[in-house]
This is a predicted structure of a 76-nucleotide RNA (transfer RNA) from a Lentisphaerota bacterium. Rfam family: tRNA. It is annotated as a transfer RNA.
Parts: sequence; C1' cells; structure tokens
RNA sequence: GGCGGGAUAGCUCAGUCGGUAGAGCACUGGAAUCAUAAUCCAUCGGUCGGGGGUUCGAGUCCCUCUCCCGCCACCA
Repeated sequence: GGCGGGAUAGCUCAGUCGGUAGAGCACUGGAAUCAUAAUCCAUCGGUCGGGGGUUCGAGUCCCUCUCCCGCCACCA
C1' cells in the first nucleotide's frame, strides 16, 4: 500500500427488506431471610465511532476520516 471483518447501554452482544433501538449481566429500589449470598419483581441507563450525503424516514444504503483485529503484498 491492497483486501476483508468489527466499533450499538457500565460490560458481553443481538437488531429481519430502511419504518424511528433490544436482551443477558452489572448498578439502583423492593420482596423473601435472623442476616448475607443465591433467587424473584421492578426501575434506570443510548448523539448506534466522527463528519457529510441519499430518503418522507438511516444502526441499516453511499462517500470520507479515526481506532481495533485478520490476510496479502512491497520498499530502500
């Protein structure tokens, strides 16, 4: 330098043909217990990596940039 994959909640990850974002765990509150853990219930939590474009509408499509992983190639 070329190609491919990835970036979504605090963490690990889903997200269909473009229709307005979810799960598990954690945190917090409650139940239960003599008490704690486990268990059960509920709640909270998001500029979907940054910017631009297309569209009535973008996590999803297009362009560009940044970062991570892998493969290939090259140089004095």